Predicted 3D model of a 532-nucleotide part of an RNA (small-subunit ribosomal RNA, 5' domain) from an uncultured Alphaproteobacteria bacterium. The coordinates come from a structure-prediction model, not an experiment, and the mean pLDDT is 82. Rfam family: Bacterial small subunit ribosomal RNA. The RNAcentral record of the full RNA draws on ENA and SILVA.
Context: one part of a larger RNA
RNA sequence: AACGAACGCUGGCGGCAGGUCUUAGGCAUGCAAGUCGAACGGGUGUAGCAAUACAUCAGUGGCGCACGAGUGAGUAACGCGUGGGAAGCUGCCCUUCACUGGGGAAUAACGUUUGGAAACGAACGCUAAUACCGCAUACGCCUGACCACUUAAACUUUUUUAUCAAUAGAUUUUGCGAACGCAAAACCGGAAAAUUUAAGCGGUCAGGGAAAGAUUUAUCGGUGAAGGAUGCGCCCGCGUUGGAUUAGCUUGUUGGUGGGGUAACGGCCCACCAAGGCGAUGAUCCAUAGCUGGUCUGAGAGGACGAUCAGCCACGCUGGAACUGAGAUACGGUCCAGACUCCUACGGGAGGCAGCAGCUAAGAAUAUUGGGCAAUGGAGGAAACUCUGACCCAGCCAUGCCGCGUGAAUGAAGAAGGCCUUCGGGUUGUAAAGUUCUUUUAGUGGUGAAGAUGAUGACAGUAGCCACAGAAAAAGCACCGGCUAACUUCGUGCCAGCAGCCGCGGUAAUACGAAGGGUGCAAGCGUUGUUC
Numbered sequence: 001a002a003c004g005a006a007c008g009c010u011g012g013c014g015g016c017a018g019g020u021c022u023u024a025g026g027c028a029u030g031c032a033a034g035u036c037g038a039a040c041g042g043g044u045g046u047a048g049c050a051a052u053a054c055a056u057c058a059g060u061g062g063c064g065c066a067c068g069a070g071u072g073a074g075u076a077a078c079g080c081g082u083g084g085g086a087a088g089c090u091g092c093c094c095u096u097c098a099c100u101g102g103g104g105a106a107u108a109a110c111g112u113u114u115g116g117a118a119a120c121g122a123a124c125g126c127u128a129a130u131a132c133c134g135c136a137u138a139c140g141c142c143u144g145a146c147c148a149c150u151u152a153a154a155c156u157u158u159u160u161u162a163u164c165a166a167u168a169g170a171u172u173u174u175g176c177g178a179a180c181g182c183a184a185a186a187c188c189g190g191a192a193a194a195u196u197u198a199a200g201c202g203g204u205c206a207g208g209g210a211a212a213g214a215u216u217u218a219u220c221g222g223u224g225a226a227g228g229a230u231g232c233g234c235c236c237g238c239g240u241u242g243g244a245u246u247a248g249c250u251u252g253u254u255g256g257u258g259g260g261g262u263a264a265c266g267g268c269c270c271a272c273c274a275a276g277g278c279g280a281u282g283a284u285c286c287a288u289a290g291c292u293g294g295u296c297u298g299a300g301a302g303g304a305c306g307a308u309c310a311g312c313c314a315c316g317c318u319g320g321a322a323c324u325g326a327g328a329u330a331c332g333g334u335c336c337a338g339a340c341u342c343c344u345a346c347g348g349g350a351g352g353c354a355g356c357a358g359c360u361a362a363g364a365a366u367a368u369u370g371g372g373c374a375a376u377g378g379a380g381g382a383a384a385c386u387c388u389g390a391c392c393c394a395g396c397c398a399u400g401c402c403g404c405g406u407g408a409a410u411g412a413a414g415a416a417g418g419c420c421u422u423c424g425g426g427u428u429g430u431a432a433a434g435u436u437c438u439u440u441u442a443g444u445g446g447u448g449a450a451g452a453u454g455a456u457g458a459c460a461g462u463a464g465c466c467a468c469a470g471a472a473a474a475a476g477c478a479c480c481g482g483c484u485a486a487c488u489u490c491g492u493g494c495c496a497g498c499a500g501c502c503g504c505g506g507u508a509a510u511a512c513g514a515a516g517g518g519u520g521c522a523a524g525c526g527u528u529g530u531u532c
Stems, first nucleotide, its partner, number of pairs: 001531003005528005012404006018397002020362001025360003029357003034063003039060002042057006070315003079240007088232002093228008101135001103133002110125006141208007149200006156194006171186006213220003241287003248278003253275008290312004294305004317338005340351004368394001370393003376390001377388004407437004417428004441473001443468005451459001476521005481502003487516005497504002
């Protein structure tokens, strides 16, 4: 200096923040995810003679429920941070192109019967759809084959390698020659063409693959393809706590071939083959820990920390598993097992606050079972709108930071009282009283916003503004031996006590207790804890 603090004494107001750090212990109650009738058929009610219209209810269907909200148990890891990468998927949204033809069979709701205490079912019968299933068409899409072009790689064959001191390489052998050199052969290298393989693009052929309608008639939808955006999955380099009183670890282990699987690469999985892989630059093991932007401190370098806010990860009573889906191995979904709690007619069932409040336990310790969808954002809907404990607000707490106030001027008879005294006086002290003023804040009365582009305001009759009354309602805490700003008297007598260190106290204690006085900070002040 700092704190998500706690404790003691004290406590006027406002603004802005923060508020279970402990038992990822257990939870009563309410709320926290729905929405669409412009996808569909019914039930009920109202109006009507009826057709029908309106309202409402459960059901089929669509989208959402993988977001938002919480927590930090696990995790020393490609988890996170940072920088790269290729073998990927991506609902809703945006851009572009093309299409939207014609049929079929069911099923919930409903009706009848029926089982069960309940939770929840069973049988038979009827019915609709943007629910489900064939068919048609589809250049483009997917699979396969062929052709052309381009690029890359591989091997072989053929042709060529001129001139020159050098600028553009080099070597060897043989023959002729005194030498320069000439001729022949071999090898390496370069260039071009051909062949094969792979990839890309274009074309041809064969096979396969779509669709859904609705209404208030202007729109909203549906299908295929290409591109984008966003989001997500995967791989790699580097960085990321302590311990050697942990030295060896590993068998799908390390690599290969072939397959399976995945949206996708890959021992991810499998068969076979090889025997590898990691480690003193610390493997393995143990302990501790969510990571980061950042926060605190410090001149900095560093050190410590990771509350609030933001990004990522992990988890959702404990362990395991998949389904649906664009996306989950799914907090308020499903199944299995376990512990715990609850209901039961004993046959069997129900539940998961680490969502917001709230309860209990634990603890030194941490708030309301509040208001509103007015704003911002999200889900659904063509829209009106509905839902939203996200969010916006209010309540509680001096928990922190910041601001303001508790009065101002004048006032010496230096009053009274207190304390000290050398008894003269000194000090408290311009302090009070008195006189003259002011009214911040609080109070009372009035007025009254912005936040809301046209309407809509929970906050809230709030903030602000005006008026009124009256100094009125508002100061404490710690310390005073040295460090360290601030001194005397009385009491006590190594007692009672103090203490951060040195140390005070055994009869004159500036160190204990009280008083007077003083010093420091101030709605706080001290103590304790922790970090630098």